[in-house]
Context: one part of a larger RNA
RNA sequence: CUGGGCGUAAAGGGCGUGUAGGCGGCACUUCAAGUGAUGUGUGAAAUACCCGGGCUCAACCCGGGGGGUGCAUGUCAAACUGGAGAGCUUGAGGGUAGUAGAGGAAAGUGGAAUUCCCGGUGUAGCGGUGAAAUGCGUAGAUAUCGGGAGGAACACCAGUGGCGAAGGCGACUUUCUGGGCCAUUUCUGACGCUGAGGCGCGAAAGCCAGGGGAGCGAACGGGAUUAGAUACCCCGGUAGUCCUGGCCGUAAACGAUGGGUACUAGGUGUGGGAGGUAUCGACCCCUUCCGUGCCGGAGUUCACGCAAUAAGUACCCCGCCUGGGGAGUACGGCCGCAAGGUUGAAACUC
Numbered sequence: 001c002u003g004g005g006c007g008u009a010a011a012g013g014g015c016g017u018g019u020a021g022g023c024g025g026c027a028c029u030u031c032a033a034g035u036g037a038u039g040u041g042u043g044a045a046a047u048a049c050c051c052g053g054g055c056u057c058a059a060c061c062c063g064g065g066g067g068g069u070g071c072a073u074g075u076c077a078a079a080c081u082g083g084a085g086a087g088c089u090u091g092a093g094g095g096u097a098g099u100a101g102a103g104g105a106a107a108g109u110g111g112a113a114u115u116c117c118c119g120g121u122g123u124a125g126c127g128g129u130g131a132a133a134u135g136c137g138u139a140g141a142u143a144u145c146g147g148g149a150g151g152a153a154c155a156c157c158a159g160u161g162g163c164g165a166a167g168g169c170g171a172c173u174u175u176c177u178g179g180g181c182c183a184u185u186u187c188u189g190a191c192g193c194u195g196a197g198g199c200g201c202g203a204a205a206g207c208c209a210g211g212g213g214a215g216c217g218a219a220c221g222g223g224a225u226u227a228g229a230u231a232c233c234c235c236g237g238u239a240g241u242c243c244u245g246g247c248c249g250u251a252a253a254c255g256a257u258g259g260g261u262a263c264u265a266g267g268u269g270u271g272g273g274a275g276g277u278a279u280c281g282a283c284c285c286c287u288u289c290c291g292u293g294c295c296g297g298a299g300u301u302c303a304c305g306c307a308a309u310a311a312g313u314a315c316c317c318c319g320c321c322u323g324g325g326g327a328g329u330a331c332g333g334c335c336g337c338a339a340g341g342u343u344g345a346a347a348c349u350c
Stems, first nucleotide, its partner, number of pairs: 003322004007304002012318001014201004021194003025088002028085004033081002035077008049065006091191001092188003095184002098181002103177007110154001115149007125136002162169002206247006215241002220236004258317006266295011299306002323350003332343004
């Protein structure tokens, strides 16, 4: 430099934002860097190739010829790429008018339930299991009624539903705030796509400091089970789970499927809009845009399957793979308080 690949065989970065870079819409003028045509010079000789010749042939040797990726330079061309100039509106963005939503942050509020405390009623059990026991209870438990405290989570609605880039988001109200979608006789005029590094976000667990602690519950103790039982079951129970601030930066971070654009049969649901016919109006019906499911044809796939939300047909950009084990290990670097993360081999072996 290059081939083939990445749903499940090895392989899509956890997600975004964006720098360099790569790539880039329609039409015009111009330049001529890329590109093409042609000329000149060079591309040493030997070798190699073709023709001919000399040693009896050949190897070998001699002569002639052609070719020579390429480089430099002159002239010409202007379709394509590129530079410059001046435009366009379809891509992209803005305005205006609407709209749905557990999107995010903060403050406040609410009811059900569990636990605990106080009081009333009431008496011998309660609880738990396959069966039991540990445990709780005559110092009055469990049950039931009233009052109070506190923490955490928000039943029904709830959906094959919605929102978000991903992680993720679910009681109610208010404030602040991000994005999307639809409509448009409006504006800018290619402002775009992707994105090595960088930066930011990033479940759970874990860590630091301070608070909080109802329920649950690693560790731990006890009761059972068992041959044993460092488990599964039961009774307890500390960290943690919650809040504030700061770290960590991982995951089956999954659709195991990177992002963008365009195109390619149908059928049937569903969420959010807009329009049409009709109508008093609405529903129904039809059209259209965005999202989200199922089925299915072509095509594709080893197969399973995917199938307009592609794993189909193409193009642009990034990431990644290259037999199994050794090993996501060692060493070194960087990051971290630590736990560890990230980058990431080799010997050896099959």